[in-house]
RNA sequence: AACCUGAGAGUUUGAUCCUGGCUCAGAGCGAACGCUGGCGGCAGGCCUUAUACAUGCAAGUCGAACGCCCCUUCGGGGGAGUGGCGGACGGGUGAGUAACGCGUGGGAACGUGCCCUUUGGUACGGAACAACUGAGGGAAACUUCAGCUAAUACCGUAUGUGCCCUUCGGGGGAAAGAUUUAUCGCCAUUGGAGCGGCCCGCGUUGGAUUAGCUAGUUGGUGGGGUAAAGGCCCACCAAGGCGACGAUCCAUAGCUGGUCUGAGAGGAUGAUCAGCCACACUGGGACUGAGACACGGCCCAGACUCCUACGGGAGGCAGCAGUAGGGAAUCUUGGGCAAUGGGCGAAAGCCUGACCCAGCCAUGCCGCGUGAAUGAUGAAGGUCUUAGGAUUGUAAAAUUCUUUCACCGGGGACGAUAAUGACGGUACCCGGAGAAGAAGCCCCGGCUAACUUCGUGCCAGCAGCCGCGGUAAUACGAAGGGGGCUAGCGUUGCUCGGAAUUACUGGGCGUAAAGGGCGCGUAGGCGGCUUAGUCAGUCAGGCGUGAAAUUCCUGGGCUUAACCUGGGGGCUGCGCUUGAUACGGCUAUGCUUGAGGGUAGGAGAGGGUCGUGGAAUUCCCAGUGUAGAGGUGAAAUUCGUAGAUAUUGGGAAGAACACCGGUGGCGAAGGCGGCGACCUGGCCUAUUACUGACGCUGAGGCGCGACAGCGUGGGGAGCAAACAGGAUUAGAUACCCUGGUAGUCCACGCCGUAAACGAUGUGCGCUGGAUGUUGGGGCCCAUAGGGUCUCAGUGUCGUAGCUAACGCGGUAAGCGCACCGCCUGGGGAGUACGGCCGCAAGGUUGAAACUCAAAGGAAUUGACGGGGGCCCGCACAAGCGGUGGAGCAUGUGGUUUAAUUCGAAGCAACGCGCAGAACCUUACCAGCCCUUGACCUGGGCAGGACCGGUCCAGAGAUGGGCUUUUCCCGCAAGGGACCUGCCGCACAGGUGCUGCAUGGCUGUCGUCAGCUCGUGUCGUGAGAUGUUGGGUUAAGUCCCGCAACGAGCGCAACCCUCGCCUUUAGUUGCCAGCAUGUUUGGGUGGGCACUCUAGAGGAACUGCCGGUGACAAGCCGGAGGAAGGUGGGGAUGACGUCAAGUCCUCAUGGCCCUUAUGGGCUGGGCUACACACGUGCUACAAUGGCGGUGACAGAGGGAAGCCAGGUCGCGAGGCCGAGCCGAUCCUUAAAAGCCGUCUCAGUUCAGAUCGCAUUCUGCAACUCGGAUGCGUGAAGGUGGAAUCGCUAGUAAUCGCGCAUCAGCAUGGCGCGGUGAAUACGUUCCCGGGCCUUGUACACACCGCCCGUCACACCAUGGGAGUCGAUUGCUCCAGAAGUGGCUGCGCCAACCCGCAAGGGAGGCAGGUCCCCAAGGAGUGAUCGGUAACUGGGGUGAAGUCGUAACAAGGUAGCCGUAGGGGAACCUGCGGCUGGAUCACCUCCUUU
Repeated sequence: AACCUGAGAGUUUGAUCCUGGCUCAGAGCGAACGCUGGCGGCAGGCCUUAUACAUGCAAGUCGAACGCCCCUUCGGGGGAGUGGCGGACGGGUGAGUAACGCGUGGGAACGUGCCCUUUGGUACGGAACAACUGAGGGAAACUUCAGCUAAUACCGUAUGUGCCCUUCGGGGGAAAGAUUUAUCGCCAUUGGAGCGGCCCGCGUUGGAUUAGCUAGUUGGUGGGGUAAAGGCCCACCAAGGCGACGAUCCAUAGCUGGUCUGAGAGGAUGAUCAGCCACACUGGGACUGAGACACGGCCCAGACUCCUACGGGAGGCAGCAGUAGGGAAUCUUGGGCAAUGGGCGAAAGCCUGACCCAGCCAUGCCGCGUGAAUGAUGAAGGUCUUAGGAUUGUAAAAUUCUUUCACCGGGGACGAUAAUGACGGUACCCGGAGAAGAAGCCCCGGCUAACUUCGUGCCAGCAGCCGCGGUAAUACGAAGGGGGCUAGCGUUGCUCGGAAUUACUGGGCGUAAAGGGCGCGUAGGCGGCUUAGUCAGUCAGGCGUGAAAUUCCUGGGCUUAACCUGGGGGCUGCGCUUGAUACGGCUAUGCUUGAGGGUAGGAGAGGGUCGUGGAAUUCCCAGUGUAGAGGUGAAAUUCGUAGAUAUUGGGAAGAACACCGGUGGCGAAGGCGGCGACCUGGCCUAUUACUGACGCUGAGGCGCGACAGCGUGGGGAGCAAACAGGAUUAGAUACCCUGGUAGUCCACGCCGUAAACGAUGUGCGCUGGAUGUUGGGGCCCAUAGGGUCUCAGUGUCGUAGCUAACGCGGUAAGCGCACCGCCUGGGGAGUACGGCCGCAAGGUUGAAACUCAAAGGAAUUGACGGGGGCCCGCACAAGCGGUGGAGCAUGUGGUUUAAUUCGAAGCAACGCGCAGAACCUUACCAGCCCUUGACCUGGGCAGGACCGGUCCAGAGAUGGGCUUUUCCCGCAAGGGACCUGCCGCACAGGUGCUGCAUGGCUGUCGUCAGCUCGUGUCGUGAGAUGUUGGGUUAAGUCCCGCAACGAGCGCAACCCUCGCCUUUAGUUGCCAGCAUGUUUGGGUGGGCACUCUAGAGGAACUGCCGGUGACAAGCCGGAGGAAGGUGGGGAUGACGUCAAGUCCUCAUGGCCCUUAUGGGCUGGGCUACACACGUGCUACAAUGGCGGUGACAGAGGGAAGCCAGGUCGCGAGGCCGAGCCGAUCCUUAAAAGCCGUCUCAGUUCAGAUCGCAUUCUGCAACUCGGAUGCGUGAAGGUGGAAUCGCUAGUAAUCGCGCAUCAGCAUGGCGCGGUGAAUACGUUCCCGGGCCUUGUACACACCGCCCGUCACACCAUGGGAGUCGAUUGCUCCAGAAGUGGCUGCGCCAACCCGCAAGGGAGGCAGGUCCCCAAGGAGUGAUCGGUAACUGGGGUGAAGUCGUAACAAGGUAGCCGUAGGGGAACCUGCGGCUGGAUCACCUCCUUU
């Protein structure tokens, strides 16, 4: 000192907490497989076929027991036998065995060779048999006959202390010699040691879908047998014995010390080492012996193998090596007896595959090495890169140094203190050479340490779980880099751990899996107060035992370690003994509080039987009465003129009991409801003689047990599965309707299940309150009654506490005790098989294969609802006008086409991109061309300005020619700039793809009122609160309240514009006053008052008054005011949603094209046309058309322009031409108004279409422009279903301008003129906001999801049978062998006898009992297989429906019954785990 040291993670969800499974990280292994492999030490090495074995070896020894034979150097040696001892040890294996087999602790009725010890003895005789010899048989193995012979072989007699038996008289029973001297032996005997046999207590796997087993069975008596107790065996007698504390049966298994794991408790395991057992080819049997029923002995049977001359024989590696086979897999046919040990021997010694060593194998553990130091230009190469660099990396190279291991040479042990060494020339020591010979494996998405590039493109593949891969993969493959371990590293398998996931330590059951439907009660478990005794439980001490090894501690030995070893500790157990007596048990005594009981009262749908009552329904009869009734969302089936319905009277029948009636009552539960009588159970209160723990719970058991259902017999009004018809519907086997049978009712008998629920077992005790109610009682005040206390019930709210939360909370789900039942992931499945019950339906008990990574509970935030409440919006309604019909314009789809380029797709694509396609645009098509390119940057060479003009060819691009011509600096040389041509390379280019890689921009919800944060608070948490509530607002606007207080983005305001005023300014605007002019126009002078222009200001804030409201915010009304409650309009678009739109505006990652997917050109196309849709224009006419007349805008635009005016033309327009770069000039209204005409018609409406003729723009109007004139004159008479816009200067209507633009608008964007109607209101449709509720939704209802059917695969149940295994019973048969009987054949020992012979004893043989294999029959159990068949599981997009989740559109679910393609539907009873509304009651707060 032998002590202490208990880690979690991933995965269910949008997120959270919990429950719960799956998975991972750790340790271990007799391992195997993959890649790799330097050395040594120590260990380990057929886990599978207890399969079969070639070959060799594994048990012999003794001549000092004996005879014979051989050899001899005469010392001795050898051989086969007789005899002795040993072959029962050592070594192997784990088949069997669930057992006294093993472990542990005991016991009595035993044996014991060799060893130790005690005492005594060792005398006298005898007869054989091997060997050997002779003669046979046989292929062999071997064997027969005759004869001879020794002994420590065998036999007899004697003696016998002691020994054994005994009826106490007696009887029985031994020996062996060898050698010569000492000894070694032998016999009997005593005690011991060690070993062995037997018995007992306790412990020792799973299954009850194994519940009964047993005839030598259990016991007794008497025998037999054994070394020994015993039914061990036998005869007789009795009828017992075992079992729910699990007998019997089935399956599995050698047991233990230990080993692995674990904090421990446990769990798993039983290789190596050690103890015990069992087995030895399979089964049976005995012999010998001290010991065996005997691994390398015997006999028999069987299978197999071998030899054979076919007559017969031989064999047994689960000994060591080794072989074949099996298998994922496990070694040398080695050396030695030197050591240790064993056998024999007096010894020398012999034998020893025990053992000691060596060999093989990274199989494991341990140790060592593969170098060390220095070394930056941070080399090269590789990889990445933002192209700068980074990294590999002090790594390498290089320099210096070292030599462990391996290698070479030399020396050389301990193990044996004398001899003897297989190991072994080994360990170890010394010397030598030289960095020399020596590194791999796995991983790098998270768990889990470690990241990039390329390739691939839901492919190939990975994967322990979650999951990766569909073109930017840290997850696949490769590379670079990195991480981990290292002569190993990974994978697979198995065990424990983590797993508190079987919970003893250490779990649960209201809703997650889980309380039995309820009671009575048996066994069992547990049990009040008191006293005494006792002590097997309990506790303490002592003693014995708990083998050794192992583990632990502390020392020691191998250089260290592994390993070995000394000592200690421990082995948590069992036994014996001494003591303690609180607790518990037992025995006994007493007690009254638990329990029971007496008396007096009480309430009650408690149960049973028999009566009885009224209302209603239906039916029947009769009356009145007439055409309908009934039914529904609407209908129809149905009833009714043969008189219904309605109504009146009478009658019949059955069933159920309105109101009272109530979270009221009673009952154990199911359940119980008119009234009365009788019978009967329980409960409560008060009081109290009595009993004296009599109690609680309760496995099995017994009884009760809604509804449905079953049997027999009744009954049958209403209701009503099935069924029929009518509807609904795509269908409607339903929901709705009309009918309607079982059934519902009664009696008797079954069934035995329900959401049989409080989803909460029963009993007892303890633990704050508040408030109802039912039934009693006490006290008080006093009496309509009230107050208070208390007991028993039944509710609600709540403290502490508990709970995952919800919630529970004296009626616990709190704190405790006692007992019972039940749970252990989801599915498969409450299924299958088996058992039990049932008439059946079915109930009860109750699995597995397979499959999934979840299935769940509660709560949270959303979203959604054919949920609710409140509110808003041209959302509806009320109105006005449209669209949808016609023609045309325009866009789209479709079709067509060489091309009809592309995009946009519900709202939020479709007069959209396009603010304007004849060429161009243009991206498309055809054809013709170009290839460093039309364009950017850079190089070289040559030439030159470029530009411009012009000619030729060509459709043009293009090609060729002519002509004109360089610039800047510099003295020059030359340089620079620009252009052209040529060359080559980097590159250009792409309206090619991906808007699902992106930026930017945009649409939309929506100008909706929302979206968030900080701190605090609440909640385990997600989250909540704030932001909800009461009011109010256009508004999360404001006020009040409030565990919130503040803040941000939104709202509002600030900005622009319109409306009023003031002021400043006064031209191009204006003209009141003054003047002038007459060409009557602010024209002119003049003026800036007014209008106006455009700057700056003012003004409106619910400010004032009244009412209302809460003394608020606000609302209503009023005053004043140009304007009144955001004054009108605009700009302004929160957090976010739609992978919304756009790669064809632009930008941009990646990919793709590169004499083309780039570029140029001509022509064509985008303009097509059976058709469909959107958006518009024009109309259909009289509120109009036409003709005439004729007034009044605003906002814009204008130089390649607007164009006055004049002129020509019917006109578009042409030709002249003033003014204006604009408050100056130009462009400028129309509708309206007035006059006239038309008179309801396809028209004097409407204008499409077409013809002719013109005109304008433009290089050019054919495809394919606009305009004009003349002519033509289509459809169309107000538009089906449906649908759009608009709330005031709005709709409607009228014209004007602008952008784009050469030209082209019915489109777009603006402008003004004229100028309405209506809004009761929020039920409904649509969209939205807030609150609330349900949810199985969360890619969020375009969600989720169920079942049949079809297909594929998988496992499984049944199955006529069939094959096999195990086993019971009955019978046959019966080898070898023990035993019994017999034994006429045979026999040496002893006895009698001279002998012959006889006796005793024995052998062979015979026979009987037992009995293995074998055979026959009949059962049971288990397994394999099987035509066919049943359901189940899984699978990408199949089919049919829509059952469930929201009130899921008929609330759902449970049990049961019937029906139906299917989910399901319907009936009856039950549950809330149903939404919503209303009412009632109760509670809480104020």
Notes: A computed fold for a 1486-nucleotide RNA from Phenylobacterium sp., annotated as small-subunit ribosomal RNA. The coordinates come from a structure-prediction model, not an experiment, and the mean pLDDT is 85. NCBI's taxonomy places the organism under Bacteria, Pseudomonadati, Alphaproteobacteria, Caulobacteraceae, Phenylobacterium.